[in-house]
RNA sequence: AGGCGAAAGAGGCAAAAUCUCCGAAAGGGGAUGACGCAAAGCCGUGGGUCUAAAGCUCUAAAAGAGCUACGAUUGCCAGGUUGCCCAA
Numbered sequence: 001a002g003g004c005g006a007a008a009g010a011g012g013c014a015a016a017a018u019c020u021c022c023g024a025a026a027g028g029g030g031a032u033g034a035c036g037c038a039a040a041g042c043c044g045u046g047g048g049u050c051u052a053a054a055g056c057u058c059u060a061a062a063a064g065a066g067c068u069a070c071g072a073u074u075g076c077c078a079g080g081u082u083g084c085c086c087a088a
Base pairs, nucleotide, nucleotide: 012037013036017032018031019030020029021028022027035075041081042080043079045078046077047076048073049072050071055067056066057065058064
């Protein structure tokens, strides 16, 4: 220096829920709030999962149904990358 992750210190983030805004939805932003998190910092690169507006198919037609991300999820897993402290 790096890996692992105890203790202590300095701190950090913020689940659900509520209000509000954006969105077709999944979900996201802000405020309140803490379930928890040693990266629950960042990146949609691989996988998984969620949604299906548009598109396609089914239906005489309609209602509706099915397929499908270009959408979303980093607090699903991995990978990349940047960080606080410092024992065995």

Predicted 3D model of an 88-nucleotide RNA (c-di-GMP-I riboswitch aptamer) from Cohnella luojiensis. The prediction has a mean pLDDT of 88. The source organism's lineage runs through Bacteria, Bacillati, Bacillota, Paenibacillaceae and Cohnella. Rfam family: c-di-GMP-I riboswitch aptamer. Gene Ontology term of the family: cyclic-di-GMP binding. The model forms 95% of the base pairs in the Rfam consensus.